[in-house]
RNA sequence: AGAGUUUGAUCAUGGCUCAGGAUGAACGCUGGCGGCAUGCCUAAGACAUGCAAGUCGAACGAAGUGGCCCAUUGAAGAUAGCGUGCUUGCACAAAAUCGGACGUGGAUUUUCCACUUAGUGGCAGACGGGUGAGUAACACGUGGGUAACCUACCUCAGAGACUGGGAUAACUAUUGGAAACGAUAGCUAAUACCGGAUGAUUCAUAACUACAAAAGUAGAUAUGCUAAAAGGAGCUUCGGCUUCACUUUGAGAUGGGCUUGCGGUGUAUUAGUUAGUUGGUGGGGUAAUGGCCUACCAAGACAACGAUGCAUAUCCGAGCUGAGAGGCUGAUCGGACACACUGGGACUGAGACACGGCCCAGACUCCUACGGGAGACAGCAGUUAGGAAUAUUCGUCAAUGGGGGAAACCCUGAACGAGCAAUGCCGCGUGAGUGAUGACGGUCAUAUUGAUUGUAAAACUCUGUUGCGAAGGAAGAAACCUUACCAUAGGUAAUGAUGGUAAGCUGACGGUACUUCGCCAGAAAGCCCCGGCUAACUACGUGCCAGCAGCCGCGGUAAUACGUAGGGGGCAAGCGUUAUCCGGAUUUACUGGGUGUAAAGGGAGCGUAGACGGCAUGGCAAGUCUGAUGUGAAAGCCCGCGGCUUAACUGCGGGACUGCAUUGGAAACUGUUAAGCUGGAGUGCAGGAGAGGUAAGUGGAAUUCCUAGUGUAGCGGUGAAAUGCGUAGAUAUUAGGAGGAACACCAGUGGCGAAGGCGGCUUACUGGACUGUAACUGACGUUGAGGCUCGAAAGCGUGGGGAGCAAACAGGAUUAGAUACCCUGGUAGUCCACGCCGUAAACGAUGAAUACUAGGUGUCGGGGGUUUAUGAACCUUCGGUGCCGCAGCAAACGCAAUAAGUAUUCCACCUGGGGAGUACGUUCGCAAGAAUGAAACUCAAAGGAAUUGACGGGGACCCGCACAAGCGGUGGAGCAUGUGGUUUAAUUCGAAGCAACGCGAAGAACCUUACCAAGUCUUGACAUCCGGUUGACAGGGACUUAACCGUCCCCUUUCUUCGGAACAACCGAGACAGGUGGUGCAUGGUUGUCGUCAGCUCGUGUCGUGAGAUGUUGGGUUAAGUCCCGCAACGAGCGCAACCCCUAUCUUUAGUAGCCAGCAGUAAGAUGGGCACUCUAGAGAGACUGCCGGGGAUAACCCGGAGGAAGGUGGGGAUGACGUCAAAUCAUCAUGCCCCUUAUGAUUUGGGCUACACACGUGCUACAAUGGCGUAAACAAAGGGAAGCAGCCCUGUGAAGGUGAGCAAAUCCCAAAAAUAACGUCUCAGUUCGGAUUGUAGUCUGCAACUCGACUACAUGAAGCUGGAAUCGCUAGUAAUCGCGGAUCAGAAUGCCGCGGUGAAUACGUUCCCGGGUCUUGUACACACCGCCCGU
Repeated sequence: AGAGUUUGAUCAUGGCUCAGGAUGAACGCUGGCGGCAUGCCUAAGACAUGCAAGUCGAACGAAGUGGCCCAUUGAAGAUAGCGUGCUUGCACAAAAUCGGACGUGGAUUUUCCACUUAGUGGCAGACGGGUGAGUAACACGUGGGUAACCUACCUCAGAGACUGGGAUAACUAUUGGAAACGAUAGCUAAUACCGGAUGAUUCAUAACUACAAAAGUAGAUAUGCUAAAAGGAGCUUCGGCUUCACUUUGAGAUGGGCUUGCGGUGUAUUAGUUAGUUGGUGGGGUAAUGGCCUACCAAGACAACGAUGCAUAUCCGAGCUGAGAGGCUGAUCGGACACACUGGGACUGAGACACGGCCCAGACUCCUACGGGAGACAGCAGUUAGGAAUAUUCGUCAAUGGGGGAAACCCUGAACGAGCAAUGCCGCGUGAGUGAUGACGGUCAUAUUGAUUGUAAAACUCUGUUGCGAAGGAAGAAACCUUACCAUAGGUAAUGAUGGUAAGCUGACGGUACUUCGCCAGAAAGCCCCGGCUAACUACGUGCCAGCAGCCGCGGUAAUACGUAGGGGGCAAGCGUUAUCCGGAUUUACUGGGUGUAAAGGGAGCGUAGACGGCAUGGCAAGUCUGAUGUGAAAGCCCGCGGCUUAACUGCGGGACUGCAUUGGAAACUGUUAAGCUGGAGUGCAGGAGAGGUAAGUGGAAUUCCUAGUGUAGCGGUGAAAUGCGUAGAUAUUAGGAGGAACACCAGUGGCGAAGGCGGCUUACUGGACUGUAACUGACGUUGAGGCUCGAAAGCGUGGGGAGCAAACAGGAUUAGAUACCCUGGUAGUCCACGCCGUAAACGAUGAAUACUAGGUGUCGGGGGUUUAUGAACCUUCGGUGCCGCAGCAAACGCAAUAAGUAUUCCACCUGGGGAGUACGUUCGCAAGAAUGAAACUCAAAGGAAUUGACGGGGACCCGCACAAGCGGUGGAGCAUGUGGUUUAAUUCGAAGCAACGCGAAGAACCUUACCAAGUCUUGACAUCCGGUUGACAGGGACUUAACCGUCCCCUUUCUUCGGAACAACCGAGACAGGUGGUGCAUGGUUGUCGUCAGCUCGUGUCGUGAGAUGUUGGGUUAAGUCCCGCAACGAGCGCAACCCCUAUCUUUAGUAGCCAGCAGUAAGAUGGGCACUCUAGAGAGACUGCCGGGGAUAACCCGGAGGAAGGUGGGGAUGACGUCAAAUCAUCAUGCCCCUUAUGAUUUGGGCUACACACGUGCUACAAUGGCGUAAACAAAGGGAAGCAGCCCUGUGAAGGUGAGCAAAUCCCAAAAAUAACGUCUCAGUUCGGAUUGUAGUCUGCAACUCGACUACAUGAAGCUGGAAUCGCUAGUAAUCGCGGAUCAGAAUGCCGCGGUGAAUACGUUCCCGGGUCUUGUACACACCGCCCGU
C1' cells in the first nucleotide's frame, strides 16, 4: 500500500466482499511449565447458611469470676562451684542456689487488686466495600464566583473551667404476650440532663472612620445577650504538677454546600410550552443565595441558534482503531454522580434524608398459639433462575489502610495472599550434533524402475532447561510495644512529653521464590489451510448426488474448490469459527466528494431572518497574533535511567496532555464606531423596439345548421368494405339568414415575458427591459431557510354558452379474440365569468449573482464614426438571440464569453438496486389528490458513456436460376429404393432442416454380419515370450454331426562340424490376446456447410485514459479488398486472379495396330506404296483491352468496331482464406479413460437385416398420335477384357447351350448404338396406350435360388386419360430427349460414375421472396432475435 466482483471487452459511477488490528468474550479440536493480569456483559431476578462495624471499665452505677489468706505441687527459666575437652576463653555436663507457672483442696465478714460484661454515656457507624436501575440534568468535564455559606476529629494562638439542682436505665417486685416485645410501682450513678455566676466586638442595635462605582468589607466606640465536665488517669514534698477530655474566640488544614461561562445525543412523522409559571414587595425557612415556601402586585418567561414532548443513555481520566482528522467504547485501575426490594418521610448528627438505622405504604418470602410478628447479598463466599457465557460457602490481619482506645489491644470478606479457568499478555520447553544401505513402509509416475516423504528414521556422540527424587533456604520486619540507657525543654522533685541508642517481640503466603546434587532423550504438538483474492498439488472415491462457500463461485464420469490419503503452506500451547468495533471506505468528503446524461438544481418570482459584501481615513480591541502566570489530579501515553535471570509487569525522572482562565503588548485583516467618496445599486431627463398584461369594441375566410331555388340517384367512407345519410329528394350548386370557435398568408434557431406562456384589427389603462446623457442619492448590494404570489393541460364547484373537434358510450370493420389501431355517429369537456386544484420529460433534464479567460460568422433592438448621398457599404460600441471553434474542463458524449472553464458568495438537493414516492402519522383540498415521507424483507448487482460484433417487418449500394421471363418436372397412379412408424426371437448399427432419407452400402441367398435362436471352445480364431513332447503341418479317404467340433486310416520335415540348430504341430503355466462394447461433449485424422462468398489479418507508425480505431473508410470501377485516384498512414501475409489439366484454331515432330488425296490393287485400306488429310501424342504458337473510335477525371475502366478459330477471367475442371455450427464419424483407421475376460471374446448351423394397417423423401415406367407396333436402312464417343472378353458356325421361339477363331488389345472381342429418317399399320378407345400383378414352363450363376436372385417364353392385363395446396431443376451445346460404357460383382441396377447423339425457349428488370457482401443508423441483444423480456 491494496485486491475480487456488473461487461464479449473498456472507462468511469456505485454498492457488496476480503486481506490488518482489537475484545471482560463464547463455541469446536487440542493441551507441558512458569510469571503478571483478568473473570455474571444476561434477571437493579429471587436468595438457604456463615461472616462483612465496632470499640472505650482511664466517663458511670451494677452484676459476676478470680486473686490477695491457708495447705499441696514445684514446670519453664536464671546464676554457676567442682569437673571434662581443647583452639586458654569458649563449649559440654551439672551439685547447689534463686525462681515460682499450670493445677488441686479449703476459707471468702470487710477492705484491696485483677479480669469479664448486659445497661447508661462517648466516638465511630455519612468512611471503606457493591452496583449502574434511574438521570439529557449544573449529573459530568473544564474554567470561574461565593463580599451568599458550613466544616467533627487534627494543628497553631488567646482566654476560661465558679456555684447549685432534679431525674433515669441497669436493678428489685408485680404483670401482659405463642413470640417479637413490653406495662406498672420502687431504688440509684455519671464526662447523661438542667438552673445561676463570670466573659470575648461571638452576636444584636446605634452612630463613626478608611477603602470601594456600588452591593459591601475592614477598624474602632457605647449598650445589651450568650459557655463549660470543681471530670478521668498518673505523680507528689499534699502546696500542687503532668496528661487526656471540656468551654469560648481567632487562624490554618481538610472535606463539602450553592452558583455560573463553555462542552459532549437521536428524533420536527414532537412546534408551540409555561400558572409558582416570569419578575417585584413584605414575611417565613435554610449553614447559605433563591418562588425554596407564602400573601399581595404586575404579565411576564422559554422557543426554529430547536423550547416542550418522545426515545436512548451514568459522565470523565482513559481504552481500541486510524497517517492524521476522526469513529467506536466507558470492563479491570482512578475521579465524580446516582442507587440500596418498590415508593414516600423525617429523626439523630459536624456531616445522612443514612446498603448491613427509624417510621409509613406496597409487592414478595418466612414464623405463628391466627391475636400478631420477622426479613431485604447491586458487601465476601455460596445457591437457584436466566443465558453462548464468567471462579472458593479458602487463609491471615504478617504488611498497607481504616474505626475505637492513654495504651496494650480489639474489630476490619477493606486489604494481603492462596484456590479454579490457555480468558488475555509475556517467557521457556517438547532436544542438540554427526549420520546415505538415500533402509523399511506409505504416496505418485513416463512403472524391468524412478521420484518423493528424507538427515527424516535407525545408529553413534552430547546436553539436562522443564520434570522426577533429595538437601539447603530467603527478602518482604520497620514501627508500635517491653526493658535498660542517653539527650533536649520546663519544673523543687516525681510522673510525664519529644528525640535517639542497645537488646527483645511479631510472617497468612510457605518450607514458597531461589540455590545445589542425583536420574533418564527419557514424560511433553496440535490446529487451520492448499481454485482466485492468498503462501501452499497430486492420487483415489463421488457424479448438480453427497457436500463446500467470506465474495466470485465449485459438483451433471478424467473435480488442484466435495470426502479420504500422500505431499505441501501458515501459526504454534495453541489453532480455527462465530459475535462486535475501528480500518481499508475520499462509501457523509473539516482535512477530503458530488448534482447536463451515472443518485442529485426547488416549476418560477418577490422577499423576512440569516450568511456574505465596494474605495479611502481615524478611534476601539470582540475575533486574530504574541509574551508571561495559574490550572490541565494520579495512573495511562512518549523518551531516558533502574528492579524482578529476560520479557510481560513495575520504580524514578522528564516530556506531552494540542484545553480553559487571568494578565502585558501588536493593529495588517474581519468586526465595531465616527466622518467621507463614487466605480456597485438606484433616481431624473431624452429616445426608439416588442404576439408583455387587462378590459372594451370590431373584421373577413372557413365549418355546421336553417329557409328558398335548380337538380336526380346516389352520397359518404376505406387497404378493401360496412354501419351511416338519401326518392319524405340527399350529395352537388345558387341566394339569404343564424350561431360559436379559431385567426391563413406575413412567420423568421425573429420578438416579448420571471416561469407557465403570448399571434386578425382598433381604442383605453398598465408592467418591464434597452440605448443615450451624467443632474441627484451615496453601498441603499447579492443570495435567501420559513413565508407570500404566480403557475400548461386535465380535473372540480356555480352560472352561461355550445359551430367544429372529441374521452366515455353505440354501431360497422379488422382479428384466433380486438373491451385497440381504421370508419360512421356521439356526451362530458374544449369557450366565457367567478372560485378551487398546484401538478408535467413545468427540460437547456444545466439554481441565482459578480469578475476574468483566443477568435470567426449570422441575426434582432439602439448609439457613435468614415465614405457615399436614391439605395447602401465599412469601422466601432451597448444589450439580446444562434452557429463554429482555441485554451481549459469532462468517464466519455460533449461544454466552450449565453461554460459543463478559472474564482468568490448564498440557497436547494444526492449517498447501491428493489420494496417505494408505497405504508402510517400530520398539513392542505369539495373531491380527485398534493406535500412531507419510513421500515421489515430481498438482490450482488442496478445504472452511465463509449467499443466490437450480431440483429432490425431501419436506410443506401451491390450480387446470386434469388425473384421475374421461360422450358421440363415432383406432389395424383403402379413399381423400385431409402427413411419413419409398427411388428418381431432378431428385424444389427450409424446419418436427422438447408448440410439425414437410390446416405455409410462401388451391389445382405451362405459368407459379408456387427443382430436373434441353438450347439461348441477358454492362453483362445490372431501377436510375442517360457518349459516339455513329437516330426510333423498341409493333403486324400472313411465314420459321426444340422454343421463346426470329434474319431480312425493313408501319406509325411530341412540343415548339420552329428554336439545340435531351424521350422511346424501338440501339451502345460502365466504374462497377455480379443471386443463393430461406452463416450465424436476427452481426442487425432478425415469430411460436410456458410461459400469459390470476397473476405480475414499482421508489422511499424499515428489517434484514443482504454476496449479499440486507422490501414480495410471515401470517389469511381470490377466476377473479385480487381484496379485507379484521394487520404496518417506506409508496407506485408492468407485468400481473388494467374501458374496446372481437358477442350476450341494453327504450326512442327513422329507415322503402327491409325489414315488413303494421288499411283498400283482388292469382295474388303486386304495388300504394295505414301504420311498430304483425319486421327493419335510430344513440343510450340495464339488473346494481351495489344489496335481504332467514343465515354470517363488526360486514371482505372466501360461501350462500339477492326482483325481473328477464339474477345474482354473464350468454355469446363482441379484448387475452398480467418473462422462458424461442442456439425458428422470411437462401425474405415488411430487413440485417452471406463467396461467385459469359461464372455460384451472365438466358432458353427439355421434365421434376420427382404416383415407391413400406414406416413415421407428420391427415382423409373406411364397415362399416348410430336405416339405405339412392324419392316428394312444410317451416323458416335468413351470404356472394359485372362479364374476374362469371346467372333464365325450349329441347336433352341427365347433366355441360353455347344464349339473355341482371335485378343493381355488404336490390331481381336464386348458392340446391336438409340432417338432419327423412309415405308406400312393403328385413329382417340382404358385402346395395337400402359405394363403392375398372377399362373404355367424354362435358362443362367452359384455348395445352395423356400424364406430371398436375375433373365426367357406363353398366358393374364391392375391403377393410370397429365395430377390440390405446395414445391424442385435449368441461362447454351445448357434444359429437354435418346441410347452406350464402367466400377462393385459368382449372380443380382430404375441407383452411382462417365460417354456421346438430337437439341430449344426466355431474361423487361431488381419492387417483392430467399441467401450473401460493403457502408451507415438504432439497440435494454453478446448462448448474440430460435435473443432479451412484460403481464396474467